A computed fold for a 475-nucleotide part of an RNA from an uncultured Alphaproteobacteria bacterium, annotated as small-subunit ribosomal RNA, 5' domain. The sequence was found in a public genome assembly. The coordinates come from a structure-prediction model, not an experiment, and the mean pLDDT is 87.
Context: one part of a larger RNA
Order: sequence, then structure tokens, then C1' cells
RNA sequence: GAACGAACGCUGGCGGCAGGCCUCAAACAUGCAAGUCUAGGGGGUGUAGCAAUACAUCACCGGCGGACGGGUGCGUAACGCGUGGGAAUGUACCUAUUGGUUCGGAACAACUGCGGGAAACUGCAGCUAAUACCGAAUGUGCCCGUAAGGGGAAAGAUUUAUCGCCAAUAGAUCAGCCCGCGUAGGAUUAGCUAGUUGGUGAGGUAAUGGCUCACCAAGGCUCCGAUCCUUAGCUGUUCUGAGAGGAAGAUCAGCCACACUGGGACUGAGACACGGCCCAGACUCCUACGGGAGGCAGCAGUUGGGAAUCUUGGACAAUGGGGGAAACCCUGAUCCAGCCAUGCCGCGUGAGUGAUGAAGGCCUUCGGGUUGUAAAACUCUUUCGACGGGGACGAUAAUGACGGUACCCGUAGAAGAAGCUCCGGCUAACUUCGUGCCAGCAGCCGCGGUAAUACGAAGGGGGCUAGCGUUGUUC
Repeated sequence: GAACGAACGCUGGCGGCAGGCCUCAAACAUGCAAGUCUAGGGGGUGUAGCAAUACAUCACCGGCGGACGGGUGCGUAACGCGUGGGAAUGUACCUAUUGGUUCGGAACAACUGCGGGAAACUGCAGCUAAUACCGAAUGUGCCCGUAAGGGGAAAGAUUUAUCGCCAAUAGAUCAGCCCGCGUAGGAUUAGCUAGUUGGUGAGGUAAUGGCUCACCAAGGCUCCGAUCCUUAGCUGUUCUGAGAGGAAGAUCAGCCACACUGGGACUGAGACACGGCCCAGACUCCUACGGGAGGCAGCAGUUGGGAAUCUUGGACAAUGGGGGAAACCCUGAUCCAGCCAUGCCGCGUGAGUGAUGAAGGCCUUCGGGUUGUAAAACUCUUUCGACGGGGACGAUAAUGACGGUACCCGUAGAAGAAGCUCCGGCUAACUUCGUGCCAGCAGCCGCGGUAAUACGAAGGGGGCUAGCGUUGUUC
């Protein structure tokens, strides 16, 4: 000098764009953050109707989605990440192609009846539907097998437009796995290793593989740093620097890991699953003491910690996501608004004329000098702000939270808008008074003990400016 997710002190007019718990992965009151489909199915309730039925609504069975989106950085020094390759794999929804969609059956919720429990919830009996479940048929192709042979599928709805269902192949997308190279510090850590290293066989997986197991062999890694300890999410990038390099990894984007702590599997195309389940633990809450409920590292918000970090806001209008044939519903993703000079950028706080160089202040050699064209005064302008009127784009066939916002026009009036720091040298900027090694200053050198340009005040001056200065950190 530059930079910052900054903080502190003094000060503070406006706008645009960004950013905003770096500390306790501490604990959380409250609300919201993942639902949707009645055009898969049978019901309950309400309204209308004599009824058939129609409409609305509610839970239940069922389907799809809750593996995305959002958060955090605990762990991890690792094929975790980056980059470049690889073969032994899977892939719901989507696209293309080929073929099929036949015949039956038995249940379980809801519901009804009888109960249990303080509650959470739950038992027994009975009835019932389906795109829920099961069986048979067919099965080119598909799977196993050298072959013979064996195995294995489907679901309907309806307003007749369509939407579906099954098998197979190919694609796309996404994901799993393997390898080369790169990716901290410590030797005051020198030896480490028994599923350890390899083989055979088997199991397991979507798939390779000690992934697991039985047997066999005795291997494998290491001073080119194994093992151990400490620290740490990685990258694109960011800051600095002429560069080489050094430092960092907030915001945005990609990958990874985690979801009160530890463990486990279930379902599923996909999870060992943030707002699912089970077990154990700590903590909190309810209880009729028998037993139950919970998980903000989602968005707001609270307490605590801290030098320090925001609203318990609006809307689904746009973009995108989930469900649905659609209408539409949901969406604290997102888009907006609010708060904060936290940063960057822009603008303003007036312009011109104005010497008797007014008054006042300060200094003085008492002549004057300086503040200083500065003020006053006169002339003018009206950005920003204020008030009044008009009023978008973003989205059009229709739909605008933002928002009567941006922007435009008009009205009044210099009117409502300047501070901070420094002045011994480094380093731009000096005098007087007070103080008297005191009070104090200080980044370094150093000032202060009676004329202090270094302390405090005043006048004057320098610098930057809605900021200025200090502290911290990096180069």
C1' cells in the first nucleotide's frame, strides 16, 4: 500500500447492487418448511331429491412423491476431493422400437358390534372393494443350462378423447465400483501388519474384490517416511504480488460427510433415510405412576456463549420442483419486502457576483497580520429529500407478492443534509496559552524535570469524506 463475512470509538443526508452467528455440531417455547391423486377402490358425514342419483367434505385401502429441494462442516489426511483413464454393474420417471394386456381365487382396512387404557394408543368378533394380494394360462423375445429340459408377466379407469399395465431391446440421465498422478505439519513418532498379503473353493452383492467364510501358502507396507500423533471438509475460485510465489476456501457453483449421541436394518428404482422405523444412551416434557412424547446443522424466532452477525414479514405473480387427465393443490426452494454505512458504486449538503478586506476570534515587533470571497448582501438554480398528480416492463388469452414501486410531470423554498483524524522525524501540515519527569503521549526513534511545533486547550493548517480513525488477520 492492498484486502476483509470484521469489531470498537466519534459522526451520519439519499439511492443502486451485494453481504450479514467466523464463537457452543450448545439447548430450544411457538408458527410454518411435503404433499398430492375421489378419472384406482369401498365407505362415513352433510346438502338437494320420493328415489335413482348429484354435489361437497372426511378419514381408510391403494398409487406416486417424502433419497429432490433446503441446512451445517462434526467427522475425514481418505480413491474423500481434483484430474485423466477403466470394466465386472444398476437405473423409477423420460424417449424410441417389438410383442402382449386371457381366466379365476382368497383376504385385510374403512364400517358395524363388544371391549381395554389417564393418555399415547389398542384387543376380539363380523362384513366388503380395488390399478392391494395370490393361483392358473400364454410367453416370439428374456433368464438358467453344452443340450434335453426347466423358470418367469400383466390392471384397469372412462364422458370413448385418452390415461394407464406387462415383457424385452436400445438410448438418455443419474448412480455404484477400480486404477495412474496430484492433494497438510511433526522423526523430540522407526518399525507396522494376522483377514494381515496372496491362492483355491464357496457365500454375498446390481457388480469386481478378503467384502465374508473354510482350507493352503507366508506373505504385505516402510527413510522416495510405513506406523503413530496433531491439524483440516476438497475443488472451481478468492486476496495479495510485476511475476514467481504466499495466504485463504464466507457469499455463488461442483463433489463429499453429517442430521440429539451410538448402533441396526425395513421399504423402495434409489436410503441404511434431516422434518421414516427399531434398539441403547444423555437431556427435556406429560402422567391417573401402570406408561407415554420429543429432536430447528430447514425459515423466522428464543435463551446461552461472544468483540460480533437481521423480521416469529408478503406471495406462489415469475423461475423451478412434487402430485393430478385437467382444473388445481402444496412448495420458509424461490421471488420480493423489512433491519444493519457491513462493503462496493453513484449523488447531494448549493452556484455566480461580492473588499470598507465588516464584526468577532487568534497572533502581534502594536505598525499590522490572519481567519478571508470566507460571511453578510445581491442575483440564480432545485439534484436528492418533502408535497400533489400520472404510472409501467417483468405476462399475457387470463393471472403481479413486489407496488401506486421504478419512472414521468408539477409546486414551494437555499430551503431538511458534515464529520473524523492528524500537524517532532519517518509523513503532507505551526503558533500562543496551560502544565512542569506531574498530568499525559507513543507504530519506531522517543517527548514531558519553567519559554514543550511531541502532553492538554485554542487559533490556524494538512489529509480523507458519509464517512474517518483504531484494533485484529493475510499478502